[in-house]
Context: one part of a larger RNA
RNA sequence: UGACGGGGGCCCGCACAAGCGGUGGAGCAUGUGGAUUAAUUCGUCACUAACCGAAGAACCUUACCAGGGUUUGACAUCCGCUGUAAGUCCAUGAAAGUGGUACCCCCUGUAGCAAUACAGGCAGCGAGACAGGUGUUGCAUGGCUGUCGUCAGCUCGUGUCGUGAGAUGUUGGGUUAAGUCCCGCAACGAGCGCAACCCCCAUCGGAUGUUGCCAGCGUAUAGUCGGGAACUCUUCCGAAACUGCCCGUGUAAGCGGGAGGAAGGUGGGGAUGACGUCAAGUCGGCAUGGCCCUUACACCCUGGGCUUCACACAUGCUACAAUGGUCGUCAACAGAGGGAUGCGAAACGGCGACGUCGAGCUAAUCUCAAAAAUACGGCCUCAGUUGGGAUCGAAGUCUGCAACUCGACUUCGUGAACGCGGAAUCGCUAGUAACCGCAGAUCAGCUAUGCUGCGGUGAAUACGUUCCCGGGCCUUGUACA
Numbered sequence: 001u002g003a004c005g006g007g008g009g010c011c012c013g014c015a016c017a018a019g020c021g022g023u024g025g026a027g028c029a030u031g032u033g034g035a036u037u038a039a040u041u042c043g044u045c046a047c048u049a050a051c052c053g054a055a056g057a058a059c060c061u062u063a064c065c066a067g068g069g070u071u072u073g074a075c076a077u078c079c080g081c082u083g084u085a086a087g088u089c090c091a092u093g094a095a096a097g098u099g100g101u102a103c104c105c106c107c108u109g110u111a112g113c114a115a116u117a118c119a120g121g122c123a124g125c126g127a128g129a130c131a132g133g134u135g136u137u138g139c140a141u142g143g144c145u146g147u148c149g150u151c152a153g154c155u156c157g158u159g160u161c162g163u164g165a166g167a168u169g170u171u172g173g174g175u176u177a178a179g180u181c182c183c184g185c186a187a188c189g190a191g192c193g194c195a196a197c198c199c200c201c202a203u204c205g206g207a208u209g210u211u212g213c214c215a216g217c218g219u220a221u222a223g224u225c226g227g228g229a230a231c232u233c234u235u236c237c238g239a240a241a242c243u244g245c246c247c248g249u250g251u252a253a254g255c256g257g258g259a260g261g262a263a264g265g266u267g268g269g270g271a272u273g274a275c276g277u278c279a280a281g282u283c284g285g286c287a288u289g290g291c292c293c294u295u296a297c298a299c300c301c302u303g304g305g306c307u308u309c310a311c312a313c314a315u316g317c318u319a320c321a322a323u324g325g326u327c328g329u330c331a332a333c334a335g336a337g338g339g340a341u342g343c344g345a346a347a348c349g350g351c352g353a354c355g356u357c358g359a360g361c362u363a364a365u366c367u368c369a370a371a372a373a374u375a376c377g378g379c380c381u382c383a384g385u386u387g388g389g390a391u392c393g394a395a396g397u398c399u400g401c402a403a404c405u406c407g408a409c410u411u412c413g414u415g416a417a418c419g420c421g422g423a424a425u426c427g428c429u430a431g432u433a434a435c436c437g438c439a440g441a442u443c444a445g446c447u448a449u450g451c452u453g454c455g456g457u458g459a460a461u462a463c464g465u466u467c468c469c470g471g472g473c474c475u476u477g478u479a480c481a
Stems, first nucleotide, its partner, number of pairs: 001481002003478003007475007015465002019428005026318008034309002042053002064304007073130001077129002079126005087103002089100004106121006132293002135291003141287002143282003146278001148276001153192006159168003172183003198270004203239005209233001213228002217226002242264001245258005320421001324380006331374001337368003342361002347356003387418001392413007434457007
């Protein structure tokens, strides 16, 4: 000087407390361990691994296994030869491929009447330089990422003090979300962080009026049309918030209250992550040093596996019901997105999944599209039930070369556990939690109950900081570095 203390002081955080809803019990989904297996590919392991890499494992993906094959190779550059550009057909085979003959006698450019020559392209054959490796080392690395932590810290120059390590500044008194600012001070300044500058939301104004809008006028089944530019909205530009004003308090910074205002003291949210820590994670995204394989640790193909199942753990979904279930009225009300070998209306067929036909739409125009919880009315009357839907049987639909291993969906039947969950444990402070649905990426299809967004309905509680956890500053002890 640090680190540590079941030392002290001060302060903060959904850290506790106060509340609301869960997890832990059940069934199922997904991941992980373990076991199994020819293989069940690999990585990740307290917080910071376990719906994680994977925003899509039937083949492909695919890295694993079995079998069948290839050896200058699936891919790149160079050399020589050949010329059928790539092909079609036959045999064999599960395919990859292998074998065969017939058809066929290459393409582009330049020179030339032409033969042909040269250059380039493409394919085949041959030889070797080489290719290739998801083989190994994240403890050789780059890059990227997690965590402490959006915590308020981490440093430097000069000066001063100390033999020196080092200290001072950065401590102290206040204040703040903040090393934020003020005052003081052997310090005076500065840098990286904080804040602000960036984006979205909330108010108003100007411009803009089509595909969007419709107050008044006409039309009328319908913003449908004439028309309108007010309103909503679209896009762009600007205004607005600064403790600016008032009162109190304080030396000041500031704090408490108030006015005006759409918004008030950082207005709400996002992006943004200092010096560093964990030899944290990743050589399997990519790049890359060393090492290793080179008729195989490379490459192609068919089939299988990654989907197994006594069990254990993690994250979720659905429930256990009456604040409910179900049927009807189909009575309402969103936002944000997607859509050209795509979205697919209306009509018709089917109980339905879906099918037929195909209008319109390169989309503020057409379409996916029905929002759901909700409202009103009927039934159910506390029961393993009209709760709950697992499991299984049968018949189908769709995608795809192909749904056996191993897809989703539909209809009929079947109807399991489950009556609110031990010890323990998680999230959340407001348009939040909780409940409700909608869209998108990936994608032929889907295991999505996941993820990322979007809106609808919409709470309770915070006395307080003694205690648990994490963190910041000062101080103290230490046989630790």
A computed fold for a 481-nucleotide part of an RNA from an uncultured bacterium, annotated as small-subunit ribosomal RNA, 3' major domain.
Its Rfam family is "Bacterial small subunit ribosomal RNA". Rfam links the family to the GO terms ribosome and structural constituent of ribosome.
Its mean pLDDT, the model's own confidence on a scale to 100, is 83.